[in-house]
Context: one part of a larger RNA
């Protein structure tokens, strides 16, 4: 020196991103516990006392069992070694018990129990499969699928112009395939003195106008707990500012209720308060929201978290600063 245990004087977080680590605290009896709060909890809340051995008496037990008063005894210490919750204050996400990245994440992530939307009438729908079949389900709408949100409470606002879904069916458009006006191409035969010339039936072969016609899309309509979206510029009140209000423009239609420098604020360590002796963090507020906001859910919320953050009291070698001491290595001999 390393690794590992113990112990320390004063002081106690001055260590440090941060009490990481370590110390405290633990067990059973009594007594006693606050906000809030879904009345269940919070709560072992917190905070105090007490525990040993021995004698008598009550009780009591199935017991050599427990317990309750009194009076004695001993030790530095009586759950005498071991084992056995720290706590308390405020805030943010998720309600919760669960479940995850075997092997660098355990969480706010996934799940949930509620909610709601849509599809499904039974040979369901939906999934696997070329098919046979099978799952769904030996189940039948209080049932099965599938998206979304995610206990509870209050509550979910406006926009259907786009896209998407569902509905209509007049009219436009429109495929194959059906029909075959015609054309052409052959070419019996006819014209013609003749020609490598002209005409040209049927029949074959190519093409082909027009008609009728499905679905969709065009169109009309509804639909947001479907994808989404949810404004700009002047002016105005007898101090100043500010606009309860007016004018203009454009929009499908201009953010409602709530939250709001936030897990969202760039400016920013905004500004005011609390806290600290001193606070870019924390907690109340204030709102010019760079760029909140309502099932992509908003706000609250008791209870719960090996979560996140801020302050607290205990308590200690994290430190001021370092020191001794045990044990195993290093290290030297063999």
């Nucleotide at each position: 020196c390393c690794c590992u245990u113990g112990u320390u004087a004063a002081g106690g977080a001055a260590c440090u991103c941060g009490g990481c680590a370590a110390a405290a605290a633990u067990a059973c009896c009594c007594c006693g516990u606050a906000a809030c709060u879904u009345c269940g909890g919070a709560a072992g809340a917190a905070g105090g006392g007490g525990u040993g051995c021995c004698u008598a008496u009550a009780c009591u037990u199935a017991a050599a069992u427990g317990u309750a008063u009194a009076g004695g005894c001993c030790g530095c210490a009586g759950u005498g070694a071991a084992a056995a919750g720290g706590c308390c204050c405020a805030a943010g996400c998720g309600a919760c018990u669960g479940u995850u990245u075997a092997u660098c994440a355990a969480a706010a992530a996934c799940a949930c129990a509620g909610g709601u939307c849509u599809c499904u009438g039974c040979u369901a729908a939906a999934u696997c499969g070329c098919a046979a079949g099978a799952u769904g389900a030996a189940g039948u709408a209080u049932a099965g699928g599938g998206g979304c949100u995610g206990a509870u409470g209050c509550c979910u606002g406006c926009c259907c112009g786009g896209u998407g879904c569902u509905g209509g069916a007049a009219g436009g458009u429109c495929a194959a395939g059906a029909u075959g006006a015609g054309a052409u191409g052959u070419g019996a035969g006819g014209a013609g003195a003749a020609a490598g010339u002209c005409c040209a039936a049927a029949g074959c072969a190519u093409u082909g106008a027009a008609u009728a016609c499905a679905a969709g899309c065009c169109c009309c309509a509804g639909u947001g707990a479907a994808c989404g979206g949810c404004g700009g510029c002047c002016g105005u009140a007898a101090c100043u500012a500010u606009a309860a209000c007016g004018g203009u423009c454009c929009u499908a239609a201009g953010g409602u209720a709530g939250c709001g420098a936030a897990a969202u604020u760039c400016c920013u360590u905004g500004u005011c308060g609390g806290g600290u002796a001193a606070g870019u963090u924390c907690c109340g507020a204030c709102g010019c929201g760079c760029a909140u906001g309502a099932a992509u859910g908003g706000c609250a919320u008791a209870a719960c978290g090996a979560u996140u953050u801020g302050g607290g009291c205990a308590c200690u070698g994290u430190c001021u600063c370092a020191a001794c001491a045990g044990g195993g290595g290093a290290c030297c001999c063999g």